Annotation:
This is a predicted structure of a 578-nucleotide part of an RNA (large-subunit ribosomal RNA, domain V) from an archaeon. RNAcentral holds the full RNA, with entries from ENA.
Context: one part of a larger RNA
RNA sequence: CCAGGGACUUCUAGCGGGAAGAUAAGACCCCGUGGAGCUUUUCGGCAGUCUAUAGCUGUUAUACGGCAGCGACUGUGUAGAGUAGGCGGGAGGCAUCGAUCCUUUGUCGUCAGGCAAAGGGGAGUCACCGAUGAAACACCGCCCUUUCGCAACUGUGUAACUAACCUGGAAAGGAACAACUGUAGAUGGGCCGUUUGGCUGGGGCGGCGCCCUUCUGAAAAAGCAUCAGGAGGGCCCAAAGGUCGGCUCAUCCGGGUCAGAACUCCGGAGCAGAGUGCAAGAGCAAAAGCCGGCUUGAUAUCAUCCUUAACAGCAACGGAUGGUGGUUCGAAAGAAGGGUCUAGCGAACCUCAGGUUUCCCUUGAUGGGAGCCUGAGCUAACAAAAAAGCUACCCCGGGGAUAACUGACUGGUUUCAGGCAAGAGCUCGUAUCGACCCUGAAGCUUGGUACUUCGAUGUCGGCUCAGUCCAUCCUGGGCGUGCAGCAGCGCCCAAGGGUACGGGUGUUCACCGGUUAAAGGGCUUCGUGAGCUGGGUUUAGAACGUCGCGAGACAGUUUGGCAUAUAUCUGCUAGAAG
Repeated sequence: CCAGGGACUUCUAGCGGGAAGAUAAGACCCCGUGGAGCUUUUCGGCAGUCUAUAGCUGUUAUACGGCAGCGACUGUGUAGAGUAGGCGGGAGGCAUCGAUCCUUUGUCGUCAGGCAAAGGGGAGUCACCGAUGAAACACCGCCCUUUCGCAACUGUGUAACUAACCUGGAAAGGAACAACUGUAGAUGGGCCGUUUGGCUGGGGCGGCGCCCUUCUGAAAAAGCAUCAGGAGGGCCCAAAGGUCGGCUCAUCCGGGUCAGAACUCCGGAGCAGAGUGCAAGAGCAAAAGCCGGCUUGAUAUCAUCCUUAACAGCAACGGAUGGUGGUUCGAAAGAAGGGUCUAGCGAACCUCAGGUUUCCCUUGAUGGGAGCCUGAGCUAACAAAAAAGCUACCCCGGGGAUAACUGACUGGUUUCAGGCAAGAGCUCGUAUCGACCCUGAAGCUUGGUACUUCGAUGUCGGCUCAGUCCAUCCUGGGCGUGCAGCAGCGCCCAAGGGUACGGGUGUUCACCGGUUAAAGGGCUUCGUGAGCUGGGUUUAGAACGUCGCGAGACAGUUUGGCAUAUAUCUGCUAGAAG
C1' cells in the first nucleotide's frame, strides 16, 4: 500500500420489542343524605270521572209514608154487680128538644159484651153506701195506647205540562231532569314534586354485631376492637312490696307405717352440696332463703353526688345520700323513697287526665280558651325525617379509602417429592403397588388479603414470531427387576436436537380419528391487538324461556353489532459515508 472483518461517529431505508408509549379527570365497580329518564298496590298533591247535597227551580194528578193539629173511638189480670187506661176537680148529673127499656141494621171484640144509626114506647134513670192498691163512662178538665175521618205541611215513586234553562243548527226537540255554579266524599301514574336508611373483610343477597344486661376475650387499677366465642332482656308481682316475730335448707343414716319401693311422720348428721319470679356473674344461714301478723315508704317536694360519657362536652333512662311534710310496722332501738345487686327503656310537636294565689273574653258570676307543673298515649334504624322500585338509554363529581385482569404477599386447596411401612405381591414390606400418620418443595390451579394501578398498564381463544426452565415425551449414557430373548416396569445422569396432522366446539381444556421415534410439562404482564383476527365475553336493536303488577332482570339462550394513529427516543434488521 491492497483485500476482508470488527469497533466508534454521522446518516438512509425499514420493523414495531420497550418507553407499565400517545389519545380520552374509566363508560365496569363502589361512594355522594349528586342528577335525570321510566314504572308502580312509595308518600303527598293536581286535572279528569263518579256519587250525595244546595242554587238556578216552576204548574198539576196519583200511590205510599212522616210530623204535629181538629173531631170521634178504643182499653175484660185476681177480688168484684162488670171489658175499672192514668192524674186532678167533684156531690150532684142526664131526661117531653123524648130518658130507662124493646126490635132491626152496621162496626169492634179477649165471644162476656161495648159503640153508632133507624124504628117503637112514654117517665124515670145513673151516682155517693159494702168489696178494691185506685170509684164511678154521674159530670168536667189535661194526657197515654189502638183505630177511623177531615183539611194543611212535607218526603219518595210514577205520570202529565211549559214558561226558567239546555241543544255553535232555535223551525223544532228536550225539560224542571240535564247543563252550569258551590260544598263534601270516593276514585284518579293522565300529570307534577319527592323519598326509596346504616353497618358490611367491595357491593348485593343473608344477618343485626343498630338500644340494654352478663361471662370470656381483657394482658391481677380504670378503660379497651372485630359480621370474635357463649347466654339473655323489651317483662312479671297488690304480693313475689314494707315491717315485726318465728324457723332452717339439699342430701344421707336409723326408726315407724305398709304386702311393698317412694311420699308423709319421729330422731340424728348436715357452711349450704338448697333456695332466691326469669340469663350469667356476684351476694346471702338466729338471712337476702321458708312461714305467719299488721299494713301501703311502690308517698309529696327540694338539694347534692355517681353512672350513662375512663382521660373534652353531652340528653333521656338508672342508682346512691340528705332536708322538709305526711305515713306504716315495732315495746323500743330503729327500718321503710319497691323487688338482694347488675337488663325490663324513649326528646320535641299533638291529644287526654289531674293540679294551679297565672292570664284573656270581663267590672263581678257562670262558661269557654291560653299558659305553667305532674302523669299517660310514640318514634326497636332505639339522641327520635312522615317515604317504593328500574335504568344495558343513562349523566356528573370522586375513589385504587373499594370489587372485576395482571402483578405482590400467603400457600388452605393444587402439583411434585420425601420419612415410617400396615398390607397386596403363592412364600417374601421396599421388582412392582402401597393405607393411616408425619415432613417438605414449587408458586401452574382455585382461594384469601386489598399492597400497586379507576386524570385507563386494552380483556378470552386462535394466527405469527419466538426466548427460556426441567419435575425428560422421543433420541443418548447407566443401575435394579417377579430382566432367558423380544417387549416392558422402576430409578439415576442428561435440555444438543425433535416433539406433527385432522373432526365437531369461540373455546383453553377435554373427547374422537388414523399416523409417529415421540406427538412432554411449565414460565415469559395467564409472552405476543402502536403485529393480525374478533368466533366468545361485555353497550345501544330484536326475540324465546323464567322471574317481576310494572319499568325491567337473568355466570340462561339466540341473532346483529366500529379494532385509532404520517414512530419522537430507545431497541433490532439491512445498507452508506468518515